Molecule: transfer RNA
Organism: archaeon
């Protein structure tokens, strides 16, 4: 330089091919239970790497741009 993969709450993770409220665990906040911690159990908070397109609607297709990882040279 060139090609391939990958970016989603604090953290890991499903959804993407087939567009239509963004999953599930851990973390964390409260609440029940407990004598008291833990552990269960109920609920809440928090997220689609950036900028443009296409579209009635884009995490999801399309363009460029960053940031990782791997390969060729």
């Nucleotide at each position: 330089g060139c090609g391939g993969c990958c970016g989603u709450a604090g953290u890991c993770u499903a959804g993407c091919c087939u567009g239509g409220u963004a999953u599930g665990a851990c973390a964390u906040c409260g609440g029940c239970u407990u004598g008291c911690c833990a552990a269960g159990c109920c609920g809440g908070u928090a997220g689609c790497c950036c900028g443009g397109g296409u579209u009635c609607g884009a995490a999801u297709c399309c363009c460029g741009g960053c940031g990782g990882c791997c390969g060729c040279a």